[in-house]
RNA sequence: CCGCGCUAGGUGGGGAGCUAGCGGUUCCCUGAACCCGCAAUCCGCUAGAGCGGGGCUGAAUUCCUUCCCGAGGAGGCGCGUUCCGAGGUAGGGCAAGCGCACGUGAGCGAUGAAGGCCAGGUUCCGCGCGACGGAAGCCUGUGAACCGCGUCAGGUCCGGAAGGAAGCAGCGCUAAGCGGUGUCUUCCGGGCGCCGCGGAGUCGCCUGGUCCGAGCAAUCGUCGUUCGCACCGCCUCGAACUACCCUUCGAAGGAAGGUGCGCGG
Numbered sequence: 001c002c003g004c005g006c007u008a009g010g011u012g013g014g015g016a017g018c019u020a021g022c023g024g025u026u027c028c029c030u031g032a033a034c035c036c037g038c039a040a041u042c043c044g045c046u047a048g049a050g051c052g053g054g055g056c057u058g059a060a061u062u063c064c065u066u067c068c069c070g071a072g073g074a075g076g077c078g079c080g081u082u083c084c085g086a087g088g089u090a091g092g093g094c095a096a097g098c099g100c101a102c103g104u105g106a107g108c109g110a111u112g113a114a115g116g117c118c119a120g121g122u123u124c125c126g127c128g129c130g131a132c133g134g135a136a137g138c139c140u141g142u143g144a145a146c147c148g149c150g151u152c153a154g155g156u157c158c159g160g161a162a163g164g165a166a167g168c169a170g171c172g173c174u175a176a177g178c179g180g181u182g183u184c185u186u187c188c189g190g191g192c193g194c195c196g197c198g199g200a201g202u203c204g205c206c207u208g209g210u211c212c213g214a215g216c217a218a219u220c221g222u223c224g225u226u227c228g229c230a231c232c233g234c235c236u237c238g239a240a241c242u243a244c245c246c247u248u249c250g251a252a253g254g255a256a257g258g259u260g261c262g263c264g265g
Base pairs, nucleotide, nucleotide: 001265002264003263004262005261006260009057010056011055012030013029014028015027016026020046021045022044023043024042034054035053036052037051038050063258064257065256066255067254068253072249073248074247075246076245078244080242082240084238085237086236087235088234089233091232092231093229094228096226097225098224099223101222102221103220107216108215115211116210117209118208119207120206121205122204123200124199125198126197127196128195129193130192132189133188134187135186136185137184138182139180140179141178142177148173149172150171151170156165157164158163
């Protein structure tokens, strides 16, 4: 160095999950890889960490170690996007008030704007007048079986007589009372008045007069300011999602190195 027979090993690996931990069953990645039985309210084991049975391969393309690259997974939620929710904030937006500053300028204005002055009214107090209402008076009607007045027929009484007395009905009148009338008189009242007089007060409004001589100004817009509304923006917090970043595991692939025994030539 070659051949034959064996042995260790290999006959898939990894992530998540589960677990005290390991492996498997489950899900996913890789990609092509012997078969049977067991297993999620699990199965088997214990750092030599699936168990049991059967096959194939076998010291190298295939086994072992290290390195490179890296599919994919997991974690941090670090930083950011998007969306949602909660709280806040009046920058934008919207709404309202004011200024009436600037503009617009419907209308008003030389038959006189704005402004100044005056008078009257509007306000208050007192008095009066009128009207209305009430009461009383005045006027008028009625009004007493007897207990009001006058006159009192008849009748009655006193008296010898002359004469006298009381007095019912009737008639006339009247008191209280009950009405009527209102041109009258007095007093009282007040959600009365194009009424009058006197006084007070106010410069706001209205009306008029006068001085002066050209402006006044609704509305709308801009601006300023005040107040309100969280629609947008912004701030803070929370939830979800994911790009990037960091950490971690890591298949397949690539590179380098390493690893027996016996017999024969």